[in-house]
Predicted 3D model of an 81-nucleotide RNA (c-di-GMP-I riboswitch aptamer) from Anaerolineales bacterium UBA4823.

RNA sequence: GCUUCGAAAAAGCAAACCCGUUGUAAAGCGGGGACGCAAAGCUAAGGGGUCUUCUCUGGGGGAGAUUGCCCGGCUGCCGAA
Numbered sequence: 001g002c003u004u005c006g007a008a009a010a011a012g013c014a015a016a017c018c019c020g021u022u023g024u025a026a027a028g029c030g031g032g033g034a035c036g037c038a039a040a041g042c043u044a045a046g047g048g049g050u051c052u053u054c055u056c057u058g059g060g061g062g063a064g065a066u067u068g069c070c071c072g073g074c075u076g077c078c079g080a081a
Base pairs, nucleotide, nucleotide: 005079006078012037013036017032018031019030020029021028022027035068041074042073043072046071047070048069049066050065051064052063053062054061055060
């Protein structure tokens, strides 16, 4: 130095809910607020799951949302065992 790992320390993010706002909706954004998070940083143009919506008799197909649903990929702080 790197990989694995996750004690300590310094930082970081921000669930539910409330207010405002955008959207048909799922949901997003801003403020408040902290349930939690070793990646709760990025990737929805890597794959799956779930949700919304349109179409279709259904199956199916199209469009959208969710990374704090899961796996994978990329990047990052610290350095005990």
NCBI's taxonomy places the organism under Bacteria, Bacillati, Chloroflexota, Anaerolineae, Anaerolineales. Of the family's consensus pairs, 95% are formed in the model. Its mean pLDDT, the model's own confidence on a scale to 100, is 88.